[in-house]
Context: one part of a larger RNA
RNA sequence: CUGGGCGUAAAGGGAGCGUAGGCGGGAAUUUAAGUUGGAUGUUUAAACCUGGGGCCCAACCCCAGCUCGGCAUCCAAAACUGGAUUUCUUGAAUAGUGGAGAGGUAGAUGGAAUUUCCGGUGUAGCGGUGGAAUGCGUAGAUAUCGGAAAGAACACCAGUUGCGAAGGCGAUCUACUGGACACAUAUUGACGCUGAGGCUCGAAAGCAUGGGGAGCAAACAGGAUUAGAUACCCUGGUAGUCCAUGCCGUAAACGAUGAAUACUAGGUCUAGGACUUAUCAACGGUCCUGAGCCGUAGCUAACGCAUUAAGUAUUCCGCCUGGGGAGUACGGUCGCAAGACUGAAACUC
Repeated sequence: CUGGGCGUAAAGGGAGCGUAGGCGGGAAUUUAAGUUGGAUGUUUAAACCUGGGGCCCAACCCCAGCUCGGCAUCCAAAACUGGAUUUCUUGAAUAGUGGAGAGGUAGAUGGAAUUUCCGGUGUAGCGGUGGAAUGCGUAGAUAUCGGAAAGAACACCAGUUGCGAAGGCGAUCUACUGGACACAUAUUGACGCUGAGGCUCGAAAGCAUGGGGAGCAAACAGGAUUAGAUACCCUGGUAGUCCAUGCCGUAAACGAUGAAUACUAGGUCUAGGACUUAUCAACGGUCCUGAGCCGUAGCUAACGCAUUAAGUAUUCCGCCUGGGGAGUACGGUCGCAAGACUGAAACUC
């Protein structure tokens, strides 16, 4: 460079915003950069090919020609792409009304449970296991009643539910705030899609500083089990888990399926909304937006996917190219560190 690919065989970036770039809706006029046709010049000669000629023939030599593409200049065409101008409303956006939601941030409040402490009752056990023991308890435990404190998480509702770009989000109330959806008009008039770099967000664990610490619990200690038991089980228990601020930037960050647009049988269930049916409610019908299951065509190596595509097409980005060595070494960038990102080769099968 090119081909074929990326659900499970190697391969979709963790996610978004967006720069350059790439690609881009309908109509008209114009231009002529790309594009197409023609002409001229040039592309040394020789060689090759075709025709002819000269050495008796041939090899060899000479003459003429064809062909191909590149470059430059000129002329012409105007369908397509590009440029310019005008215009349109279907793509996109804005304005209005309305309802839905565990979307985000901050503050306040609540009850159940747990543990600890204080007091009462009460007496010999409690706890734990497959069975035990370590442990706790006559300095009065466990149990039970009353009171107090603390921290963390929010039973039922709860659902193939909802919301969010992803990570994720679940007690209640308040304030601030993002997005999506439906409806009917109006406005702008292609303002769009994607997106190398870049920037932002990003579970858990971990790190720094300062708080907090009920329960749980790496490490650690003890008791068991066992041939051993650096485990599984039990009794304890520190970091951590929680809060604030900053860092880290990784996950089976998964739908193992990039984003956008259009098209391609149906059935069924469900969430939000509008219209309609018979005035309302319920049921039913139509339309839009989500979220599931089944299934036709088609696709697939099969499994399966199947209007939420892995079908049919287009645009843009990322990535793969036998296994091991290896996500290692070296270098670079980032980080307080842990480490992250980028990322080979020898050798070997």
Model confidence (mean pLDDT): 85 of 100. A computed fold for a 349-nucleotide part of an RNA from an uncultured bacterium, annotated as small-subunit ribosomal RNA, central domain. It matches the Rfam family "Bacterial small subunit ribosomal RNA". Gene Ontology terms of the family: structural constituent of ribosome and ribosome. RNAcentral holds the full RNA, with entries from ENA.